[in-house]
Background: A computed fold for a 76-nucleotide RNA, annotated as c-di-GMP-I riboswitch aptamer. The model forms 94% of the base pairs in the Rfam consensus.
RNA sequence: AAGUAAAAUCGGCAAAACACCCGAAAGGGUGCGACGCAAAGCUACAGGGCCUGUUAAAUGGCAGCCAGUUACCGUG
Numbered sequence: 001a002a003g004u005a006a007a008a009u010c011g012g013c014a015a016a017a018c019a020c021c022c023g024a025a026a027g028g029g030u031g032c033g034a035c036g037c038a039a040a041g042c043u044a045c046a047g048g049g050c051c052u053g054u055u056a057a058a059u060g061g062c063a064g065c066c067a068g069u070u071a072c073c074g075u076g
Base pairs, nucleotide, nucleotide: 003075004074009038012037013036018031019030020029021028022027035064041069042068043067047066048065049062050061051060
């Protein structure tokens, strides 16, 4: 340096529900709240997949589906 099964948390993130707001919808923002997370950090036409929408068609969404990419601790 590559790789990395298991484990850990002073601390970190924050699902559903609820309130308000944005949106045609999917979905998103803030607050509240913790189901979980060792990348639940980042990346969404031009990797796959899924959702919405349409007679058909994403130039609309989802990174907490897989994936790509960067990084911390421990081991090495």